[in-house]
RNA sequence: ACGUGCUCCGGGGUCGGUGAGAGUCCGAACCGGCGGUGAAAGUCCGCGACCCUCCCUCGGGAGGUUGAGCCGGUGAAAUUCCGGCACCGACGGUUAUGGAUCGCCACACGGCGAUUCGAGUCCGGAAGGGAGGAGGCACGU
Numbered sequence: 001a002c003g004u005g006c007u008c009c010g011g012g013g014u015c016g017g018u019g020a021g022a023g024u025c026c027g028a029a030c031c032g033g034c035g036g037u038g039a040a041a042g043u044c045c046g047c048g049a050c051c052c053u054c055c056c057u058c059g060g061g062a063g064g065u066u067g068a069g070c071c072g073g074u075g076a077a078a079u080u081c082c083g084g085c086a087c088c089g090a091c092g093g094u095u096a097u098g099g100a101u102c103g104c105c106a107c108a109c110g111g112c113g114a115u116u117c118g119a120g121u122c123c124g125g126a127a128g129g130g131a132g133g134a135g136g137c138a139c140g141u
Stems, first nucleotide, its partner, number of pairs: 001141006007134003014028004029121002031089002033047004042087002051064005069085005091124003098117008
């Protein structure tokens, strides 16, 4: 120095308004796993988890699917920095005031009922798992 084993670490984010009721609507805000990349990345490349299929010694393995960015500036080099304006965020649940459709009442404004859609920040799987990282020790080369 390398390999194996062990231990530990390993995801963040709210206020107001309306209202009988909302952290889900409206307004404004806030958050961003891991590795890589000639310069630092939620939106470039890849990985993990969730989900699906197959196999399995039921410890696990393989494959599939899996969101989003441009312009300008500086520079040897930046979709990573600076400036500007944007965009994205699984699955299940949840008093849902908002949207759509249908029906009824009404001169009308509008009201009532049914169905359906509606959360990155709330709850849940998860005191989980994991890409990986760190440190020390042991053994081996």